[in-house]
RNA sequence: ACCGAUAAAGGCAAAUCUGCCUAAAGGCAGAGACGCAAAGCCACGGGUCUAAGGCGAGAAGACAGUCCUUCCCGCUACGAUAGCCGGGCUACCGAAG
Numbered sequence: 001a002c003c004g005a006u007a008a009a010g011g012c013a014a015a016u017c018u019g020c021c022u023a024a025a026g027g028c029a030g031a032g033a034c035g036c037a038a039a040g041c042c043a044c045g046g047g048u049c050u051a052a053g054g055c056g057a058g059a060a061g062a063c064a065g066u067c068c069u070u071c072c073c074g075c076u077a078c079g080a081u082a083g084c085c086g087g088g089c090u091a092c093c094g095a096a097g
Stems, first nucleotide, its partner, number of pairs: 002097001003094002011036002016031006034083001040089003044086003047081003053076004058071004
C1' cells in the first nucleotide's frame, strides 16, 4: 500500500411519524433504526425520478379573425438522486493474507 476480523474505539442513519421549504422529484430539523468499512465529500460518465418553464397533439370556452383562457396527453433538465452503478478526493483501527 492492497485488504476487511464474531477485534477495539467510535461513526452514519433506511422505512415511518411530526414540523418547515419546494410546482414536483426531493431537501432540512427532531424522533426512529433497515442497514452501511467509506451509508464521509464531489453531479465527471451512465442509469433512475420530477416537469414549474418550454415544445407539440386533442377537447371545451371566448372572439369578426389571427390568437387568448382552461383541462388533459406526450416529449423535454438548466432541477433531483452520492443509501443506484462507475469514477475522483479524503479518512479511524490493524487480525489473517
A computed fold for a 97-nucleotide RNA from a Bacillota bacterium, annotated as c-di-GMP-I-GGC riboswitch aptamer.
Lineage of the source: Bacteria > Bacillati > Bacillota.
The model forms 95% of the base pairs in the Rfam consensus.
It matches the Rfam family "c-di-GMP-I-GGC riboswitch aptamer". Rfam 15.1 lists 1,298 matches to the family in 717 species.